[in-house]
RNA sequence: GGACAUUUAGCUCAGUUGGUUAGAGCUCCCGGCUCAUAACCGGGCGGUCAUUGGUUCAAGUCCAAUAAUGUCCA
Numbered sequence: 001g002g003a004c005a006u007u008u009a010g011c012u013c014a015g016u017u018g019g020u021u022a023g024a025g026c027u028c029c030c031g032g033c034u035c036a037u038a039a040c041c042g043g044g045c046g047g048u049c050a051u052u053g054g055u056u057c058a059a060g061u062c063c064a065a066u067a068a069u070g071u072c073c074a
Stems, first nucleotide, its partner, number of pairs: 001073007010026004019057001028044005050066005
């Protein structure tokens, strides 16, 4: 220098052929249970879907550029 992949909650990840509340588990917080702690049970908080622009009636999803990380080639 070139090619490809990934980027969604604090962490690990789903998200179908673009279609109407953006989710799960863990963590954290509150409560229950217990003499107490852990475990277990119930509830809750938490998101500019990497950034910018475009297409569309409608974008996490499609397109382009940029950025970060990784793999390969030179």
Molecule: transfer RNA
Organism: Spiroplasma sp. TIUS-1